[in-house]
Context: one part of a larger RNA
RNA sequence: CUGGGCGUAAAGGGUGCGUAGGCGGUUUGUUAAGUCUGUUGUGAAAUCCCCGGGCUCAACCUGGGAAUGGCAAUGGAUACUGGCAAGCUAGAGUACGGUAGAGGGGGAUGGAAUUCCGCGUGUAGCAGUGAAAUGCGUAGAUAUGCGGAGGAACACCGAUGGCGAAGGCAAUCCCCUGGACCUGUACUGACGCUCAUGCACGAAAGCGUGGGGAGCAAACAGGAUUAGAUACCCUGGUAGUCCACGCCCUAAACGAUGUCAACUGGUUGUUGGGUGCAUUAGUACUCAGUAACGAAGCUAACGCGUGAAGUUGACCGCCUGGGGAGUACGGCCGCAAGGUUGAAACUC
Numbered sequence: 001c002u003g004g005g006c007g008u009a010a011a012g013g014g015u016g017c018g019u020a021g022g023c024g025g026u027u028u029g030u031u032a033a034g035u036c037u038g039u040u041g042u043g044a045a046a047u048c049c050c051c052g053g054g055c056u057c058a059a060c061c062u063g064g065g066a067a068u069g070g071c072a073a074u075g076g077a078u079a080c081u082g083g084c085a086a087g088c089u090a091g092a093g094u095a096c097g098g099u100a101g102a103g104g105g106g107g108a109u110g111g112a113a114u115u116c117c118g119c120g121u122g123u124a125g126c127a128g129u130g131a132a133a134u135g136c137g138u139a140g141a142u143a144u145g146c147g148g149a150g151g152a153a154c155a156c157c158g159a160u161g162g163c164g165a166a167g168g169c170a171a172u173c174c175c176c177u178g179g180a181c182c183u184g185u186a187c188u189g190a191c192g193c194u195c196a197u198g199c200a201c202g203a204a205a206g207c208g209u210g211g212g213g214a215g216c217a218a219a220c221a222g223g224a225u226u227a228g229a230u231a232c233c234c235u236g237g238u239a240g241u242c243c244a245c246g247c248c249c250u251a252a253a254c255g256a257u258g259u260c261a262a263c264u265g266g267u268u269g270u271u272g273g274g275u276g277c278a279u280u281a282g283u284a285c286u287c288a289g290u291a292a293c294g295a296a297g298c299u300a301a302c303g304c305g306u307g308a309a310g311u312u313g314a315c316c317g318c319c320u321g322g323g324g325a326g327u328a329c330g331g332c333c334g335c336a337a338g339g340u341u342g343a344a345a346c347u348c
Base pairs, nucleotide, nucleotide: 004319005318006317007302008301012316014201015200016199017198021194022193023192025088026087027086028085029084030083031082033081034080035077036076037075038074039073040072041071042070049065050064051063052062053061054060091191092188093187094186095185096184097182098181099180103177104176105175106174107173108172109171110154115149116148117147118146119145120144121143125136126135162169163168206247207246208245209244210243211242215241216240220236221235222234223233258315259314260313261312262311263310266293267292268291269290270289271288272287273286274285275284276283277282297304298303321348322347323346330341331340332339333338
């Protein structure tokens, strides 16, 4: 170097964009770098190997041959790969026409509910639990009516539903804005795929500055429980949860399944388009998604099964016994918390 793997056994990077690199549709011509073939030169000798010879044999010495993974020059071949030139339209993209959507950012508005405040009615309880107690209440609570304040979240619709690269996204309306899908025509003419380094995004918690603070609630306090109870249960309650700006960069960041392309029986639902026939319901086909079941095949089994874990190709990432350890040291990043890269001794 080759050979094995990565849903659950070790192993898919959290996600995208994209540089170098790797790989790349179809036709013709040309070139001859790769590739194939011939010839020539070189590849010192000794050693190794083969066939002989010499010391009585052997070690040893010695003749000839082979070999020398190659390199270079030169003549040719031109299918494939590459280079160059000119085309093509099936990949990719653009325009025109439609469609659906909690995709993103900003602003405005709304109702229900909780809490608090004011006033009225009203009186002895309320709350809470397995049972209680702490707690609240005759300074008038709970309940109930009216009015007000403020913050956060948006019941029903709602779905096995939709959108987004992932994280994620749900009241209504308006403004700005990204992407997808479908149909047919026109246009560009391989402009493509993947992607080390890089850049951007990245739940929750946490951090900084300034706001906000209704409910909930780490910490904390009290009441219970208990042998104890630094818990589970109860009454309170501060950070936080919310907003703006700036950091952090990790998750069971999961489909525990990288991206792209091609091929390989079906059946049933559902979302968004399109076509034909009927045009009332519908029905047949088709493209893109999302689910259920399953032929072949695959798998250690479970299961997967045209949305593959089937059959192949291109490129990237990753794995190599358990513990030590995602630790130590060093580097880089961070305000910090810490993150990232990432061992060894020793031990089984």